Predicted 3D model of a 580-nucleotide part of an RNA (large-subunit ribosomal RNA, domain V) from Candidatus Harrisonbacteria bacterium RIFCSPLOWO2_01_FULL_40_28. NCBI's taxonomy places the organism under Bacteria, Bacteria candidate phyla, Candidatus Harrisoniibacteriota. Its Rfam family is "Bacterial large subunit ribosomal RNA". Gene Ontology terms of the family: ribosome and structural constituent of ribosome. The coordinates come from a structure-prediction model, not an experiment, and the mean pLDDT is 81.
[in-house]
Context: one part of a larger RNA
C1' cells in the first nucleotide's frame, strides 16, 4: 500500500420512535352569562279522592221591596188589560220602634181606635201602588247546583306498634295508636337547571396569533380594444330632492388691470383684457356653452300595459332602448317627457304579517285555505350552510405538511462590522502628524432581519469541560515609512499567523462588572466547532405557588421550587501493534 489485532468515536444529514413543538383536517377531555335539550327540584290543573259544618262569591227559581228633571193635591220605572178595587179575617187617623230617602217623605211591625180609604173627573209626551197580567234597574230574605277558603271526621292513602301460621327474616292477616283527604304517585303545564349530553365557534393571511379585511362605486398600477393580481399606491357608498324632476322661455361663470365715498387682499359699481381655471346635491374619472352650469312660468311622464333590436356575460344577475296602445303635462307649432350630467346609494330562494283582484277549492252563503299583482321585514362573513351556536387544553390525541413556523445550513445584504474616494472644517499658520461633517463606492458574511429553498416516516437547542484544525480586519514578540518623531514613552500606516493570548469573585449565564498579575490579557470561523465525548445550571412535558389577566377552564420571552440524557461500532475515518 493490503490485511490482522486492540482501541477512539469524525462522518455514514448513524440506529431507536410515520415530529410531542408549529401549521393544516379530524377526535377528545374541561369550562362557561355560546346554542339547543335534559334528569332533578319547584309552580298550578286533573286523577287516585270521601264525609260535615260555617263564610264569601257566580247562575237561577221563590218571596218581598225600591224607582223623585220641569208642570202637577204627591217620590207617576216600562208595556198590557180595566171600571171598580180594599175593609168587623178591622178603614181614616193617633202613639211607639224598625228599615230606607233626593230630608219631603215611602214602607213595614205592635198597640189604640171604630168605619170608612182609593180609582175614574181636572193637570202631563204617556195615568194611576183602585186591581190584575208581564218585564227592566237596585237591595233583602231564602232554596237548589257550582267556585273558593277555613274547620272538624274516618273510611281510601301512610307511619309505628301487638299478635298469628310450634325457626327467623320479608311478604300477608288481626286488632291498636297516631297522620289524613294532606302526604305520595300517574299526566298535562310555567319556571330554574354545564348536574349531564349533544354540537358549534367562518376564511384570506409572505407561518400562525393579535391587528386588518369579507359587499358595491371611482381614479392609478394596466404594458393605446375588453379584461388583469397583490394585507399595491389614493379616495368615496349604505343616500339626497315634491324641487335638486318636467317643459318652454331667457341668462353666462371665475380670474386680472384701471377707476370709484364709507370699503379694508376679498361685499356692491363701471371699462377693458383673458377664456371655461368657475359651476354640476354628494367621491373620484369621463363630459357639460344650442350648455348637462344659472334663473322665471306653467306643471307631475318620478305614468300603466309592452317591446324591435343590442351590451355585458359561466349561470344567475346587470345596462340601453326604435316603436305600439292607453292618459297625461309644458310648448304656437315642430316636439320633448316611462325622474335627476353618467358611473356607487344594494339582497336570491324560502318563510309569516299588510293591501288590491271579475282567480281556484268546497252539496250551498258566509268564514277560510290557495293563487295572481303591489309594497315592506335580513342575511354588513352581502350567490345569503341553520329558526337556533362561545371559549381552554402544559392532561392531551389521531391523520397529514419541511405545501407551513421556532434550530442549524443556503440566497439576499436592508440593519451590523471594515475598507476606499471627496475633503466643508478642527489641528496658532498648514486638508490629508493625527481628526474629519455633508456625500459617493465597495468589501465581509460576525449582529438584528428578509426569504421560506434540503430537512417535520425527527439534522437534539443554551451555557460549561474536554480535545482541537484554520483566517487575519496584528493584542505581545520580529521588521519598517510618516509624524504637530530632541531622547524615552507615544501617535498612525505597511509587512509578517511562527510561538503565545492568565488567574479568581458574582451570575446557569455567553457577554458583562469587580480584583490581582502579565510581553500581551486581540478578534473570528469550523452545524452560534464539539451530548453515538461527558454535564444538565438555563430554556421548553406532566406537580405546585406568587403575581397580572380571565365569570370560568385556563394564560404568561413573568417570577419560583421540583422533575428518567438510551445505544454490544458493520461501513469509513484516525491512532497504536503485528504480518506481507
Nucleotide at each position: 500500500c493490503u490485511g490482522g489485532c486492540a482501541g477512539c468515536g469524525g462522518g455514514a444529514c448513524g440506529a431507536a420512535a410515520a415530529g410531542a413543538c408549529c401549521c393544516c383536517g379530524g377526535a377528545a377531555g374541561c369550562u362557561u352569562u355560546a346554542c339547543u335539550g335534559u334528569a332533578g327540584c319547584u309552580u298550578g290543573g286533573u286523577a287516585u279522592u270521601g264525609g260535615u259544618u260555617u263564610u264569601a262569591g257566580a247562575c237561577u227559581g221563590u218571596g218581598g221591596a225600591u224607582g223623585c228633571g220641569u208642570a202637577g193635591c204627591g217620590u207617576a220605572g216600562u208595556g198590557g188589560a180595566g171600571a171598580g178595587g180594599c175593609u168587623u179575617u178591622g178603614a181614616a187617623g193617633u202613639u211607639u220602634c224598625g228599615a230606607u230617602u233626593u230630608c219631603g217623605g215611602u214602607c213595614g211591625a205592635a198597640a189604640u181606635g171604630g168605619a170608612g180609604c182609593c180609582g175614574c173627573c181636572a193637570a202631563u209626551g204617556a195615568a194611576a201602588c183602585a186591581u190584575c197580567c208581564a218585564u227592566c234597574u237596585u237591595c233583602c230574605a231564602u232554596a237548589u247546583u257550582u267556585u273558593a277558603a277555613a274547620a272538624c271526621c274516618u273510611a281510601a292513602c301512610c307511619u309505628c306498634g301487638a299478635c298469628g301460621g310450634a325457626a327467623a327474616a320479608a311478604a300477608c292477616g288481626u286488632c291498636g295508636a297516631g297522620g289524613g283527604a294532606c302526604c305520595g304517585u300517574g299526566c298535562c303545564u310555567g319556571g330554574u337547571g354545564g348536574g349531564c349530553a349533544g354540537u358549534u365557534u367562518u376564511u384570506c393571511u409572505g407561518g400562525g396569533g393579535c391587528g386588518g379585511a369579507a359587499u358595491c362605486c371611482u381614479c392609478c398600477u394596466a404594458a393605446a380594444g375588453a379584461g388583469u393580481a397583490a394585507c399595491g399606491g389614493a379616495g368615496g357608498a349604505g343616500u339626497c330632492u315634491a324641487a335638486a324632476g318636467g317643459u318652454c322661455g331667457g341668462c353666462u361663470a371665475g380670474g386680472g388691470u384701471c377707476g370709484g365715498a364709507u370699503g379694508g387682499a376679498a361685499a356692491u359699481c363701471g371699462a377693458c383684457c383673458u377664456g371655461a381655471u368657475u359651476g354640476u346635491g354628494u367621491a373620484a374619472a369621463g363630459g357639460c356653452a344650442a350648455a348637462a352650469g344659472c334663473c322665471g312660468g306653467c306643471u307631475u311622464a318620478a305614468c300603466u300595459g309592452c317591446a324591435a333590436g343590442a351590451c355585458c356575460u359561466a349561470c344567475a344577475a346587470g345596462u340601453c332602448g326604435c316603436g305600439c296602445a292607453g292618459u297625461u303635462g309644458c310648448g304656437a307649432a315642430a316636439g320633448c317627457a316611462g325622474a335627476g350630467c353618467u358611473u356607487a346609494g344594494u339582497g336570491a330562494c324560502c318563510c309569516g304579517a299588510u293591501g288590491a283582484c271579475u282567480c281556484u277549492u268546497g252539496a250551498u252563503a258566509g268564514a277560510a285555505a290557495g293563487g295572481u299583482c303591489a309594497g315592506a321585514g335580513a342575511c354588513a362573513a352581502c350567490g345569503g350552510a341553520u329558526a337556533a351556536a362561545a371559549g381552554c387544553u402544559a392532561c392531551u390525541c389521531c391523520g397529514g405538511g419541511g405545501a407551513u413556523a421556532a434550530c442549524a445550513g443556503g440566497c439576499u445584504g436592508g440593519u451590523g462590522a471594515g475598507a476606499u474616494c471627496u475633503g466643508a472644517g478642527a489641528g496658532u499658520u498648514c486638508c490629508u502628524a493625527u481628526c474629519g461633517a455633508c456625500g459617493a463606492u465597495c468589501u465581509c458574511g460576525c449582529u438584528c432581519g428578509g426569504c421560506a429553498c434540503c430537512u417535520c416516516g425527527a439534522u437534539g437547542u443554551c451555557g460549561g469541560c474536554u480535545c482541537g484544525c484554520c483566517c487575519u480586519a496584528g493584542c505581545g514578540c520580529g521588521g519598517g515609512g510618516c509624524u504637530g518623531g530632541a531622547g524615552a514613552a507615544g501617535g498612525u500606516c505597511c509587512c509578517a499567523a511562527g510561538c503565545g493570548u492568565g488567574u479568581g469573585g458574582c451570575u446557569g449565564u455567553u457577554c458583562g462588572c469587580c480584583a490581582c498579575u502579565u510581553a500581551a490579557a486581540a478578534g473570528g470561523g469550523c452545524a452560534c466547532g464539539u451530548g453515538a465525548g461527558c454535564u444538565g445550571g438555563g430554556u421548553u412535558c406532566a406537580g405546585a405557588c406568587c403575581g397580572u389577566c380571565g365569570u370560568g377552564a385556563g394564560a404568561c420571552a413573568g417570577g419560583u421550587c421540583g422533575g428518567u440524557c438510551u445505544c454490544u461500532a458493520u461501513c469509513u475515518g484516525c491512532u497504536g501493534u503485528c504480518a506481507g